[in-house]
Description: This is a predicted structure of a 74-nucleotide RNA (transfer RNA) from an uncultured Clostridia bacterium. The coordinates come from a structure-prediction model, not an experiment, and the mean pLDDT is 82. It matches the Rfam family "tRNA". The family's RNA type in Rfam is transfer RNA.

RNA sequence: CUGCCCGUAGCAUAGCUGGAUAAUGCAGUUGAUUCCGAUUCAAAAGACCGGGGGUUCGAAUCCCUUCGGGCAGG
Numbered sequence: 001c002u003g004c005c006c007g008u009a010g011c012a013u014a015g016c017u018g019g020a021u022a023a024u025g026c027a028g029u030u031g032a033u034u035c036c037g038a039u040u041c042a043a044a045a046g047a048c049c050g051g052g053g054g055u056u057c058g059a060a061u062c063c064c065u066u067c068g069g070g071c072a073g074g
Base pairs, nucleotide, nucleotide: 001073002072003071004070005069006068007067010026011025012024013023019057029043030042031041032040050066051065052064053063054062
C1' cells in the first nucleotide's frame, strides 16, 4: 500500500434475501425464601446497533466515507 473479516446493553452472543415495540445468557438492581448468607424463584431496568453521510415509504441489515481490531498478500 492492496484485499477480506469483525465492531449490537458492563461481558458474551443472536438478529444481516431491509419491514414495524432490537432478542437471549451471565453480571448488576429490587423483592420472595433464610436466623444471616449461598442456592433457587419472581420482577423491573439497561444498547437505537463504532462515528458521519446517502438510498428508501421504511436500514442493525444496502451504498460511500471514516475510526478501532484481526487475517492474508506485496